[in-house]
RNA sequence: GGCGCCAUCGUCUAGCGGCCAAGGACGCGGCCCUUUCAAGGCCGAAAUCACGGGUCCGAAUCCCGUUGGCGCCA
Numbered sequence: 001g002g003c004g005c006c007a008u009c010g011u012c013u014a015g016c017g018g019c020c021a022a023g024g025a026c027g028c029g030g031c032c033c034u035u036u037c038a039a040g041g042c043c044g045a046a047a048u049c050a051c052g053g054g055u056c057c058g059a060a061u062c063c064c065g066u067u068g069g070c071g072c073c074a
Base pairs, nucleotide, nucleotide: 001073002072003071004070005069006068007067010026011025012024013023018057028044029043030042031041032040050066051065052064053063054062
């Protein structure tokens, strides 16, 4: 230098154009239960989906560029 893959709540992840501007698990907060703790039950907060453009009536999802990470080739 060329090519490919990846980037989503604090963490791990689902998603493959409309169903909810985002679901689940763990973690976090509150309540219930318990003499107390743990376990269990219920509720809640938390992501405008790496960034900037484009396409489309509509984009986390498709296209282009940038940044970061990983790999292959030279």
Molecule: transfer RNA
Organism: Patescibacteria group bacterium